c-di-AMP riboswitch aptamer (ydaO/yuaA leader) from a Chloroflexota bacterium, 136 nucleotides, folded computationally. The sequence was found by an Rfam model in a public genome assembly. The organism belongs to Chloroflexota, within Bacteria.
RNA sequence: CAGGACAUAGCGCUAAAGUCUGAUUGACAGACGCGGGGGAACCAAUCGACUGUGGGGUGAAUCCGGGCUUGCCCGGUAGGAUCACUUUUGGGAUCCGAACCCGUCAGCUAACCUCGCCAGCGUGCCAAAAGACCCG
Numbered sequence: 001c002a003g004g005a006c007a008u009a010g011c012g013c014u015a016a017a018g019u020c021u022g023a024u025u026g027a028c029a030g031a032c033g034c035g036g037g038g039g040a041a042c043c044a045a046u047c048g049a050c051u052g053u054g055g056g057g058u059g060a061a062u063c064c065g066g067g068c069u070u071g072c073c074c075g076g077u078a079g080g081a082u083c084a085c086u087u088u089u090g091g092g093a094u095c096c097g098a099a100c101c102c103g104u105c106a107g108c109u110a111a112c113c114u115c116g117c118c119a120g121c122g123u124g125c126c127a128a129a130a131g132a133c134c135c136g
Base pairs, nucleotide, nucleotide: 011122012121013120014119018032019031020030021029022028033117034116035115036114037113038112043107052104054105055102056101057100058099063076064075065074066073067072079096080095081094082093083092085131086130087129088128089127090126091125
C1' cells in the first nucleotide's frame, strides 16, 4: 500500500415491509404511515355442466429458441433495478429477468370486511431541465 474476516456506529440499496407508544427479561398489543386481498350498483362477461389442457393471487420476473442426464442447463427477451439532494431527460456502465401462495373459488367495485410490515445486501460515471437546501 492492497486484499480478506469479525464487531460496533452512521449512511445508503432492493422490497409495502417504517416510526412511535404501552408492557418491557420478553412474548405481545395498539396508533400513525406504507402495501395486498375480498366485496354492490353501473359496465363488462355470459348456453349449461365439469377433477379438467381447471381457474386465480403477490411480484419487474413474461415469452422464444437450443441442449440433454426430462428437470435441469445455455442463449436471448417483454419487463425491472442501481450508479448518493428530489423528480425527469439524454448518454454510458453494472445487474435482475425469481420464487411462492390460494384450493375448484374470486371481473370491475362505493360502503364494509380482512391480511402484511419479512428477508437480503454495500453502490457512488458524464451532461442537461425544474425545484429544494447551503454558503457568499
Notes: The model forms 92% of the base pairs in the Rfam consensus.